[in-house]
Context: one part of a larger RNA
Molecule: large-subunit ribosomal RNA, domain IV
Organism: wastewater metagenome
RNA sequence: CUCGCGUUAAGGAACUCGGCAAAAUGCACACGUAACUUAGGGAGAAGUGUGGCCUAUUGAAAGAUAGGUUGCAGAAAAUAGGCCCAGGCGACUGUUUACCAAAAACACAGGACUCUGCGAACGCGCAAGCGGAAGUAUAGGGUCUGACGCCUGCCCGGUGCUGGAAGGUUAAGAGGAGGGGUUAGCAGGUAACUGCGAAGCUCUGAAUUGAAGCCCCAGUAAACGGCGGCCGUAACUAUAACGGUCCUAAGGUAGCGAAAUUCCUUGUCGGGUAAGUUCCGACCCGCACGAAUGGUGUAACGAUCUGGGCACUGUCUCGACGCGAGACUCG
Numbered sequence: 001c002u003c004g005c006g007u008u009a010a011g012g013a014a015c016u017c018g019g020c021a022a023a024a025u026g027c028a029c030a031c032g033u034a035a036c037u038u039a040g041g042g043a044g045a046a047g048u049g050u051g052g053c054c055u056a057u058u059g060a061a062a063g064a065u066a067g068g069u070u071g072c073a074g075a076a077a078a079u080a081g082g083c084c085c086a087g088g089c090g091a092c093u094g095u096u097u098a099c100c101a102a103a104a105a106c107a108c109a110g111g112a113c114u115c116u117g118c119g120a121a122c123g124c125g126c127a128a129g130c131g132g133a134a135g136u137a138u139a140g141g142g143u144c145u146g147a148c149g150c151c152u153g154c155c156c157g158g159u160g161c162u163g164g165a166a167g168g169u170u171a172a173g174a175g176g177a178g179g180g181g182u183u184a185g186c187a188g189g190u191a192a193c194u195g196c197g198a199a200g201c202u203c204u205g206a207a208u209u210g211a212a213g214c215c216c217c218a219g220u221a222a223a224c225g226g227c228g229g230c231c232g233u234a235a236c237u238a239u240a241a242c243g244g245u246c247c248u249a250a251g252g253u254a255g256c257g258a259a260a261u262u263c264c265u266u267g268u269c270g271g272g273u274a275a276g277u278u279c280c281g282a283c284c285c286g287c288a289c290g291a292a293u294g295g296u297g298u299a300a301c302g303a304u305c306u307g308g309g310c311a312c313u314g315u316c317u318c319g320a321c322g323c324g325a326g327a328c329u330c331g
Stems, first nucleotide, its partner, number of pairs: 001326008010317002014315001019312001027051005036041001038147001052069007070074001082310007089302002094106002110145007122131003148297004153227003158224002160220005167215003173209002178204005185196004228246005255289001256286001267283005
């Protein structure tokens, strides 16, 4: 010096990103116990006292009560909650990155939409077949949301889905007008060859016909999604209940708001501190909240995150001493 322990004057978080680590609390009995609350809880809330032994009383006993008494110390060693206040997130118990993340992520009961009438939908399989289910819409599948309370606004123009069938478009197929190739033959030619060319074979092929889909017409947002701009106006000023205008499918309702969201920003005001970029309460100018990609509250819960306090301490002021194991030297 490294590691593991023990003790430490005075102070007591001044340490630090942060009380990380350590200390403190710890058992039993009695008393006592707030806000809030879903009336269960919160709660072991918090906080306070007692605890050995002896004698007496009482009791069946465990024990209880009273008096006395020893020690520094009686839950005599060891094992054995620290607590409180406020806020964010998630209701909760659970689940997860085996080996850097345990969470605010996943799940969840509850809510909603949608599909499915049973040889169900859906999934696996080429199929047979199997699961679904030895179930039958109070059932099963998919998707979203996520206890509970109060609620969940407007937009169907786009995309999707559902329904519609008049019209437009539209495939194979049907259809076969027409056209081409080939040549028996005919014509011309001395010949080579040239022209025409039926049937057959063959290639091609117009009109016409022809479903769903698409176009089209409706519905549908707890489907994917979206939810404006400019100008003016009140007898101080400021602001604008009000008016004008442009655009849109419709222009963000309730609630919340510098927020896990606020750039400017350490916004401004208030609280807490001697001093507070964090925190809490407000304000609203929301760069760029907002209603099941749910909004806002919420008791209880959390090895969660944030701020504050009490207790406590070698975290620190600022170190020191001791014990043990290494390191080092010899062997």